This is a predicted structure of an 85-nucleotide RNA (c-di-GMP-I riboswitch aptamer) from Desulfosporosinus sp. OT. The coordinates come from a structure-prediction model, not an experiment, and the mean pLDDT is 89. The source organism's lineage runs through Bacteria, Bacillati, Bacillota, Eubacteriales and Desulfosporosinus. The sequence was found by an Rfam model in a public genome assembly.
């Protein structure tokens, strides 16, 4: 260096859920709070999922288009703290 996470040490992050704001809506952010996490760090390229203000169809339905959310669903990319085997 790669793979890998046993103990452990310095830290770190935060789900439900609560209040407050913002958005049509998924959802987000700020503060409480911890259910977890060794990439729960960052990146919407792929799929999955999730939402429909706006525009088109329709009896009727996220149906089309399109635009959006999700990195705590999978795969990809880039980066990182410690360390026995």
């Nucleotide at each position: 260096u790669u793979c890998u996470g046993a103990a452990a040490a310095u830290g770190g992050c935060a789900a439900a859920c609560u209040u407050a704001g913002c958005g049509a809506a998924a959802g987000c952010u700020a503060a409480g709070g911890a259910c977890g996490c060794a990439a729960a760090g960052c990146c919407a390229u792929a799929g999955a999922u999730c939402g429909u203000a706006c525009a088109g169809g329709g009896a009727a339905g996220g149906c089309u288009g399109a635009c959006g959310a999700c990195a705590g669903c999978u795969a990809g990319g880039c980066u990182a703290c410690c360390a026995a085997a």